Predicted 3D model of a 116-nucleotide RNA (THF (Tetrahydrofolate) riboswitch aptamer).
RNA sequence: UCCAGAGUAGGAAGUGAUGCGUUAAGUGUCUGGCAGACGGGGAGUUGUUGCUGGAACGAAAAGAGGCAGGGUUUUUAUUCCUUGUACUUGCGGUAUCACUUCCGCAUCCCGCUGAA
Numbered sequence: 001u002c003c004a005g006a007g008u009a010g011g012a013a014g015u016g017a018u019g020c021g022u023u024a025a026g027u028g029u030c031u032g033g034c035a036g037a038c039g040g041g042g043a044g045u046u047g048u049u050g051c052u053g054g055a056a057c058g059a060a061a062a063g064a065g066g067c068a069g070g071g072u073u074u075u076u077a078u079u080c081c082u083u084g085u086a087c088u089u090g091c092g093g094u095a096u097c098a099c100u101u102c103c104g105c106a107u108c109c110c111g112c113u114g115a116a
Base pairs, nucleotide, nucleotide: 001116003114004113005112010103011102012101013100014099015098016097017096018095019094020092021091022090029055030054031053032052033051034050035049036048040110041109042108043107061089062088063087066085067084068083069082070081071080
């Protein structure tokens, strides 16, 4: 000098656990503002993440009958109705964590490893 390569934050999917919602929050879409992060060093976007304001859209419940309260009744209630709560199975482009797999510096300069 030239060729090849390694490595981050992070992202996606799957599985599991624990929650939240099912009285619709959350997620997703569009848009304004603010902030952050982006291989070992430096710079860094129209990309990306978070917070926040606004807008439109939008959903799956079912079972069983434990516990507590109220009501019903000729009377007792192991009856029936009802409210709350807990439970089971679902549902949600749901949250967090763990594991597995895959992707992975927008880009620029320098550095690192190997070969010529």

Model confidence (mean pLDDT): 75 of 100.